[in-house]
The RNA shown here (Bacterial RNase P class A) has 362 nucleotides and comes from a Deltaproteobacteria bacterium. RNAcentral holds the sequence, with entries from ENA. The gene name in the source record is rnpB. Its mean pLDDT, the model's own confidence on a scale to 100, is 77. The model forms 94% of the base pairs in the Rfam consensus. It matches the Rfam family "Bacterial RNase P class A". The family's RNA type in Rfam is ribozyme.
RNA sequence: GGAGCCGGAUGGACCAGCGCCGCUGGGCAUAGCCCUGGGGAGGAAAGUCCGGGCUCCGCAGGGCGGAACGCUGGGUAAUGCCCUGGGAGAGACAUCUCCGGAAAGCGCAACAGAAAGCAAACCGCCGUUUUCGAUAUGAAAACGGUAAGGGUGAAACGGUGGGGCAAGAGCCCACCGGUUGUCGUGGUGACACGGCAAGCCAGGCAAACCCCGUUCGGAGCAAAACCAAAUAGGGGGGCGACAGACCGGCCCGGUCUGCCCCCGGGUAGGUUGCUUGAGGCUGCGGGUAACCACAGUCCUAGAUAAAUGCUGGUCUCCCCCGCAAGGGGUGACAGAACCCGGCUUAUAGUCCGGCUCCCGUA
Numbered sequence: 001g002g003a004g005c006c007g008g009a010u011g012g013a014c015c016a017g018c019g020c021c022g023c024u025g026g027g028c029a030u031a032g033c034c035c036u037g038g039g040g041a042g043g044a045a046a047g048u049c050c051g052g053g054c055u056c057c058g059c060a061g062g063g064c065g066g067a068a069c070g071c072u073g074g075g076u077a078a079u080g081c082c083c084u085g086g087g088a089g090a091g092a093c094a095u096c097u098c099c100g101g102a103a104a105g106c107g108c109a110a111c112a113g114a115a116a117g118c119a120a121a122c123c124g125c126c127g128u129u130u131u132c133g134a135u136a137u138g139a140a141a142a143c144g145g146u147a148a149g150g151g152u153g154a155a156a157c158g159g160u161g162g163g164g165c166a167a168g169a170g171c172c173c174a175c176c177g178g179u180u181g182u183c184g185u186g187g188u189g190a191c192a193c194g195g196c197a198a199g200c201c202a203g204g205c206a207a208a209c210c211c212c213g214u215u216c217g218g219a220g221c222a223a224a225a226c227c228a229a230a231u232a233g234g235g236g237g238g239c240g241a242c243a244g245a246c247c248g249g250c251c252c253g254g255u256c257u258g259c260c261c262c263c264g265g266g267u268a269g270g271u272u273g274c275u276u277g278a279g280g281c282u283g284c285g286g287g288u289a290a291c292c293a294c295a296g297u298c299c300u301a302g303a304u305a306a307a308u309g310c311u312g313g314u315c316u317c318c319c320c321c322g323c324a325a326g327g328g329g330u331g332a333c334a335g336a337a338c339c340c341g342g343c344u345u346a347u348a349g350u351c352c353g354g355c356u357c358c359c360g361u362a
Stems, first nucleotide, its partner, number of pairs: 001358010012315007020040002023037001025035004042333001046344002049342005054220004066216005071085001073083003086099005100211002105209001107205002122150002124146009158176006177201002179198008224272004234263006243257005279298005285292002316331001318329004
């Protein structure tokens, strides 16, 4: 100097004017208005995919079913998250990706290929018989043996060598590799290493059959609680002197409308929930790390159909023009709604740290 891997930070700054939503203090004398001071979006506020807090409902006990997850140890309020280790795979390296069971059952595998799962005979190799031929280690057909060789495929039932055989084959043997069983050593453990035995040689696929193990009640702040209008509606009591309607007409009497009082439910509306919390920052200590303990310090949005905006100026990042002075353009993704911890996705540009490999120079 180049190529690459991993992790982190930031997410334009300042000023002025006019507005919007809460809060503190004061005044007017409160329905509210005015003045003053101070606060007012994010790293993801997003997707609503996981896990908790909180609230209400449900709940003798057991089974079936369902969902999520799946190597070890740890962290945490909890997790499907994070850290650490193990094994397998990719890469030249830094580093990254994956993770129960296919030796229980059921199933699947395009194309090619003879055959795709207690396999298969297309070519080839070998044997027998027959025919041709007339001597060559011949040719053809039928029947049979054969998984060594060829060919197909992502994948064809260990590898090398020897024995054996008509030809072959773990058919047998030696070594190598794998698997299973068993024992030992190391490790908390996943697992690693080693010894012995057995020819045992066993293919792949499990998010969307299944088996094993672990965990799991439901709904969600529009949860939930409280206050509570009326010319709305319900229940109870009283009045009936007057008015109207009904009980066929009239009288008495009764009912309803009406008037007054009481009661709870509850709509509009209001209040609480609501933001101080598994909280942030700094220091120090423990731990490989995730994380944790202790001490100090700080308070940092709470709207409710939803405020957080607009305009102007100066500077700044990047791009373009220009010799220069300067001029012009542009500013990513995106907007809180009960609160936290994660994951995932989007993101212009800028900055920082650690590591690997290659080239050059000294």